[in-house]
Context: one part of a larger RNA
Parts: sequence; structure tokens; C1' cells
RNA sequence: GAACGAACGCUGACGGCGUGCUUAACACAUGCAAGUCGCACGAGAAAGUUCACCUUCGGGUGAAUCAGUAAAGUGGCGCACGGGUGAGUAACGCGUGGAUAAUCUGCCUUCAAGACGGGAAUAACAUUGCGAAAGCGAUGCUAAUACCGGAUAAGCUCACGAUUUGAUUGGUUGUAGGAAAAGAUGGCCUAGUCUAUGCUAUCGCUUGAAGAUGAGUCCGCGUACCAUUAGCUUGUUGGUAGGGUAAUGGCCUACCAAGGCUUCGAUGGUUAGCUGGCCUGAGAGGGCGGCCAGCCACACUGGAACUGAGACACGGUCCAGACUCCUACGGGAGGCAGCAGUGGGGAAUAUUGCGCAAUGGGGGAAACCCUGACGCAGCGACGCCGUGUGAGUGAUGAAGGUUUUCGGAUCGUAAAGCUCUGUCAGGUGGGGAGAAUAAGGUCUGUGAAAAUAUUGCAGUCCGAUGACGGUACCACCAGAGGAAGCACCGGCUAACUCCGUGCCAGCAGCCGCGGUAAUACGGAGGGUGCAAGCGUUGUUC
Repeated sequence: GAACGAACGCUGACGGCGUGCUUAACACAUGCAAGUCGCACGAGAAAGUUCACCUUCGGGUGAAUCAGUAAAGUGGCGCACGGGUGAGUAACGCGUGGAUAAUCUGCCUUCAAGACGGGAAUAACAUUGCGAAAGCGAUGCUAAUACCGGAUAAGCUCACGAUUUGAUUGGUUGUAGGAAAAGAUGGCCUAGUCUAUGCUAUCGCUUGAAGAUGAGUCCGCGUACCAUUAGCUUGUUGGUAGGGUAAUGGCCUACCAAGGCUUCGAUGGUUAGCUGGCCUGAGAGGGCGGCCAGCCACACUGGAACUGAGACACGGUCCAGACUCCUACGGGAGGCAGCAGUGGGGAAUAUUGCGCAAUGGGGGAAACCCUGACGCAGCGACGCCGUGUGAGUGAUGAAGGUUUUCGGAUCGUAAAGCUCUGUCAGGUGGGGAGAAUAAGGUCUGUGAAAAUAUUGCAGUCCGAUGACGGUACCACCAGAGGAAGCACCGGCUAACUCCGUGCCAGCAGCCGCGGUAAUACGGAGGGUGCAAGCGUUGUUC
């Protein structure tokens, strides 16, 4: 000199864009943060309103509507994303480059084939039992795209073989055995069947092939400090066989062998998430890894699996532990390192805000619902950037302050005065301008179809919806009015005098000032530097 997620002191006008628990991965009151689908399924209220009847005039009963709505249940998809934190980890964790002939991949896209015919339950519900509660049973009824047999089926799977490939479990293929499914909604035809059957469109379902996306595993190289850590290792190192996994492998087990690593630093210890990057520097380097982005790890602590395409799962389950809460003492409930917020710790770090209008995500055919992701607003000069605090004129060099050699000098064109301007702030009015694309409908083309119903795809036209916010912006009104401080002035280092003090009080980054004229302490006047900031402290280069 530059920089900072900074803090402290004094001061503080406005705006834009960023940014804000670095400490206790300490404990958490309260609210919200993951639901959705009735076009999978069975069932299905109440309040209120209206009417009728009865009435002890309080009201009661019944019906319709509310409404096939709410809430609940079965089922599907999602909850493995998004969001947080950096405790652990010195490691194939990360970075980079490869391998997978050792693998998986829901939703999505393309292609091929199919979707036949049956069955038994169960929740909800009803009756009932136990319990303070959380909750747990018993009996009976019922549905499905829930569940289970049967049929059919392809190198899909398995066994044996053939062929191909540089290559093992790769590709192609022969024979025998084995494995599948579910319907919903709209439209039309038929009349003998009338909530049906059939045909058809869309969506969904089953099997296979391919793609895309995502993931698993393995390997080369790189990746902090300590030798005042020198030896470490028994599933250890390798083999055979088996188990396990989507998959290789001591991943696991049995047996066999005695190996494996290490001064090119094993083992042990300390510290630490890694990277893109950021800061500094002419560079080489050095330091850092907050915000944003990628990867990893974790979710009160430790362990475990279940479901699932995917988890060994932050707002799931089970077990153990610590802590907190409820309890009828028998037993139960909980997990903010999600967003706000509270206590505590600390030098120190914000609102228990608004909205799903936009972008994105989940569900749904759609309308739509959910979304503390996100978009916005609030607080903090925490940072960067921009703007203002007026402009011109004005000498009698006014008053006043300071100083003086008493002549003057200086603050100083500074003020006043005169003439103007109107940024910002204030007031009034305009302003749904931009942020918005377009769901749905009309029409056209084209495809499915028997079809002018219906419908897939492409295009034209019509067409609601704004949290921010009456905000940005614009016009007008008024009027210099409401808007400057902080540090320093001995040298380094830009800037000097007076008074007070008298080695005292004090200053100080270094040298050093102060013991009676201190440009170094304290005050004043003046000056210098930066400026809505200025200094100090801390840290890095």
C1' cells in the first nucleotide's frame, strides 16, 4: 500500500446492488417448511337455509338443499429432489484423466409384441372389549389400477451346445425347462339384452430392445504438518471352494500357503471438508476456501435394517444412551446443522414479515392444490458504487475570534447583502408502464377413426391472473430552506502559533517528547488529509 463475512470509538443525508452466528455440530417455547390424485376404489357427514307437522311457544320431529362437498380410509406417484451444516474425514474423500467384457437406472423418448380367463381377502364401516393417554385388539360386511392362482409368450431368464471377438461373465444363435398384465375417461353404433355389450380415441398397464438422464464400483497422477513418531500387520497378504451384491473384490465364511507395507517415510500423532475460485504480488510465490457453483459427509449420540428404481432415509421405522416434556405411576411423547424466533456463549452477525404474480419442483387429464425452494419487502454505513449538503456576485476587507513587534496580520469572498437554480428529502396528482408468458375457447392444416362425434400434433385469433406497490417513473407546488464529520499537524509524513502544565499530568507505530517560554502532554485559533464517513484494533499478502 492492498484486502476483510470483521469488531470498537466518534459521527451520520439519500439511493442502487450485494452481504450479515467466523463463537456452543449448545439447548430449544410457538408457527410454518411435502404433499397430491374422485379420470384407480368403496363408503360418506354436519352447521346453515327452506318446507311440512307437533308444541308446554323454550323448542322438537321429518323431508329437500347443503353435497356426492368436508373430514377420514384403501390404492397410485412423490416424500432419496429442493433447503441446512462442516462435526467427522489426510481418504479413490476431492481434483484430473481413464476403465466397467464386473454393473443398475422410476418418470421421459423411439421401436416391437401383448393386455385372455378366474379367485380369495382386507381397511373404511357396524357391533364390542382394554387403556388416563398414546394406542391396541375381537366379531361381522364390502371395493379396486390393492393381492393371488391359471392360460398365452419372444435369446427375457436358466441349463447344455454352436459361432464370432485381441479379451473372462461381450455379440449372434440351436434345443429343453421357466416367468406377464388393469383398467379409467370421452365419443359413436346396435335394440332382443339398455348404469350393459361392442367399436374407437386419449391416458394408464405388461414384456422386450435401444436412447437419454442419473448412479454404483475400480485404476494412473496430484492433494497439510511432526522422525523430539521407525518399525507396522493375523482377515493380515495370496490361493481354492462357497455365500453375498445390480456388480468386481477377504466384502464374508471354511480350508491351504506365509505372506503384505516401510527412510521414495509405513505405523502413530496433530490439524483440516475438497475443488472451481478469492486476496495479495510485476511475476514466481504466499495466504484463504465466507457468499455463488460442483463433489463429499452429517442430521440429538451410537447401532440396525425395512420399503423402494433409488435411502441404510434431516421434518420414516426399530434398538440402546443422554436430555426435555406428559402421566391416573401402569406407561407414553420429542429431536430447528429447514424459515423466522428464544435462551446461552461471544468483541460480534437481522423479521416469530408478504406472495406463489414470476422462475423452478411434486401431484393431477385438467381446473387446481402444495412449495420459509424462490420472488420480494424489513433491520444493520457491514462492503462496493452513485448523488447531495447549493451556484453566481459581493471589500467598508463589517462585527467577532485568534495573534501582534500594537503598525498590523489572519479566519476571509468566508459571512451579511443582491441575483439565481431546484438534484435529494417534503407535499399534491398521474402512474396495475415494465416485470406476462399465456391455461381455456374459436378457426385452419395434418394424423387416428366408419364418422361431419371425439381426439393427437402444428399454426392463427379471442381471452383471466402482480406479492413487490400506489413502488419505479413523470408532472406540478414550495423554498437555500431539512443534510459534515473524523483523524492528524517533532522527524519518518502533507500541515504552526498562543495559553495551561512543569520528568507531574500525560503522549507514543519507531526514534523518542515532558524537570518554567513544549510546533511531541491538555485547550484554543489556524492549517493538512480523507469525507458520509474517519480513525483504532485484529488478520493475510